[in-house]
Context: one part of a larger RNA
RNA sequence: UUGGGCGUAAAGAGCGCGUAGGCGGUUCUUUAAGUCAGAUGUGAAAGCCCGGGGCUUAACCCCGGAAGUGCAUUUGAUACUGGAGGACUUGAGUAUGGGAGAGGGAAGUGGAAUUCCUGGUGUAGCGGUGAAAUGCGUAGAUAUCAGGAGGAACACCGGUGGCGAAGGCGGCUUCCUGGACCAAUACUGACGCUGAGGCGCGAAGGCGUGGGGAGCAAACAGGAUUAGAUACCCUGGUAGUCCACGCAGUAAACGGUGAUCACUAGGUGUAGCGGGUACUGACCCCUGCUGUGCCGUAGUUAACGCAUUAAGUGAUCCGCCUGGGGAGUACGGUCGCAAGAUUAAAACUC
Numbered sequence: 001u002u003g004g005g006c007g008u009a010a011a012g013a014g015c016g017c018g019u020a021g022g023c024g025g026u027u028c029u030u031u032a033a034g035u036c037a038g039a040u041g042u043g044a045a046a047g048c049c050c051g052g053g054g055c056u057u058a059a060c061c062c063c064g065g066a067a068g069u070g071c072a073u074u075u076g077a078u079a080c081u082g083g084a085g086g087a088c089u090u091g092a093g094u095a096u097g098g099g100a101g102a103g104g105g106a107a108g109u110g111g112a113a114u115u116c117c118u119g120g121u122g123u124a125g126c127g128g129u130g131a132a133a134u135g136c137g138u139a140g141a142u143a144u145c146a147g148g149a150g151g152a153a154c155a156c157c158g159g160u161g162g163c164g165a166a167g168g169c170g171g172c173u174u175c176c177u178g179g180a181c182c183a184a185u186a187c188u189g190a191c192g193c194u195g196a197g198g199c200g201c202g203a204a205g206g207c208g209u210g211g212g213g214a215g216c217a218a219a220c221a222g223g224a225u226u227a228g229a230u231a232c233c234c235u236g237g238u239a240g241u242c243c244a245c246g247c248a249g250u251a252a253a254c255g256g257u258g259a260u261c262a263c264u265a266g267g268u269g270u271a272g273c274g275g276g277u278a279c280u281g282a283c284c285c286c287u288g289c290u291g292u293g294c295c296g297u298a299g300u301u302a303a304c305g306c307a308u309u310a311a312g313u314g315a316u317c318c319g320c321c322u323g324g325g326g327a328g329u330a331c332g333g334u335c336g337c338a339a340g341a342u343u344a345a346a347a348c349u350c
Stems, first nucleotide, its partner, number of pairs: 003322004007304002012318001014201004021194003025088007033081002035077008049065006091191001092188004096183003103177007110154001115149007125136002162169002206247006215241002220236004258317006266295011299306002323350003332343004
C1' cells in the first nucleotide's frame, strides 16, 4: 500500500507475436443496465443531534422529533458510458505503380593475407624484447621465386551511412523470402491500442553428438620480470573459435529512457522517395513525407541535461520500485544432461 515515482538517486521485462482483460473515432434510431431525480417500505432499542421535562445543579435519567451514507420495490429523465440496429471515413487495412537497403535462409564462387608441404636460388643466422632468454636454424632456417594443400575472415568503397522487433547484419553471383518508405487513385468500413498468463526469437561464453581445424587462443609448459609473480612481456600450446543438428536463455541484452496516439518556436547536416521553379540535364534554389544526427526557444529537471526522435503538455494499457547490508542468497517449486536459470524470503545487523 492513500500516494509518490522509474535517463544518472530504488525502479522499464533483452525483444517480439498474441489470449483473457482494460481502453477505444464521427453520426442517427432504439433500449434504459450503469448514471440522475421522485415516491413507498425498511434502516430494532440505546447512542449522536434538536426541542421539552425529572432528581437543589451537573453527570445521569425520561418524553417527543430529526438524521441515518445503505438496501428493496416502483414511477420517471436520457446528456454521458454500456446493450441492439443502421449509416460514415478521418483511425486501421487491401489493391496499383515505383525506387532504396550489410533484413533473413540456401547454394555456388573470387582475390589478398597467414600457416603448412614440394621444388629452385642462397648462407649463417632468424625470431623476440625495455633489455634478454626460452624457441627455430649447417639434417640448410630467416629471405626470395614457382607450384600445391587447407581453414577462417572479407582491405579499399565505408559514412554519428543503410537494414532489422531486439540480439544483430558487410567480398561477389543466383534462387527462395520478411518488413519499411514514397506517389496517385480506388476499395473495406472501427476491422483499433495495450497486453496478465502463453508462445516464439535471443550476443559472447558453455553443454551433447558428429565433422573440421589455417590463424588466434582460456587451461597448461617453458623463458623473463620481481622480494615473491600461480600476472602484466616473450616462445610454444589444448579446449574453444568454424560447420550440421539439438540444448542452454543470460549480458553495462544500454538511448542505462516500455508500447501507442495527440498537441507544443526554430536553425543546420545527412539517407530514401516525391512535387514545384529555372536552364531545358537540377548536384545547387523552394517545398512535402519517412528515417537518422547536431544546436537551441518555451516548458521541464535536484542538478547534469532533455527539448517535434522529449526527460515538455495530455490520454490508454502493461511491467517495475518502496532505507543499506544479509541477498538476487537460503528453502521450496518449475526448467536443464550439467553448468546453472527463473520465481524468491527471514533471522540478524546498521